[in-house]
RNA sequence: CGCCGAAUCUCAGACCAGAUGUCUGAGAACGGGGGACCCAGGUUGUUGGGGCUAAUUCCGCGGUGAUGCCGUAGAAGGCGCAGGCUCUUUCAGCGCCAGCCCGUCAGCUAACCCCGCAGGCCGACGAAAGAGG
Numbered sequence: 001c002g003c004c005g006a007a008u009c010u011c012a013g014a015c016c017a018g019a020u021g022u023c024u025g026a027g028a029a030c031g032g033g034g035g036a037c038c039c040a041g042g043u044u045g046u047u048g049g050g051g052c053u054a055a056u057u058c059c060g061c062g063g064u065g066a067u068g069c070c071g072u073a074g075a076a077g078g079c080g081c082a083g084g085c086u087c088u089u090u091c092a093g094c095g096c097c098a099g100c101c102c103g104u105c106a107g108c109u110a111a112c113c114c115c116g117c118a119g120g121c122c123g124a125c126g127a128a129a130g131a132g133g
Stems, first nucleotide, its partner, number of pairs: 002121003008028008030116005039107001048105001049102004056076003060072005077097005085132007
């Protein structure tokens, strides 16, 4: 430089010798949740229920006392990457399908209310079509 991701930008103040640094507050952009009528739905627990996210489902095999948990091989489905201006699509290639949160509770949902604005990577690897700039 570039990539995953909503996770960037602006203003004011403080710290500092100073700052393109750090902290606090406010706002914009982006992202998420709660929340009526109507509609939908008929619930109630060692099988709770729900949310963020691509991160789900099914079928085996092995371990375990176990319907649970762990490991492993597949199928379907989902996500990301590379002629480096951007976007969309197809084929092929290479990877991922984790983690966290609420706390017994939440369908959709106008007004309205609340929250986030992090963290993590470092490769040199294709072939076509279209649109924009």

c-di-AMP riboswitch aptamer (ydaO/yuaA leader) from a soil metagenome, 133 nucleotides, folded computationally. The coordinates come from a structure-prediction model, not an experiment, and the mean pLDDT is 77.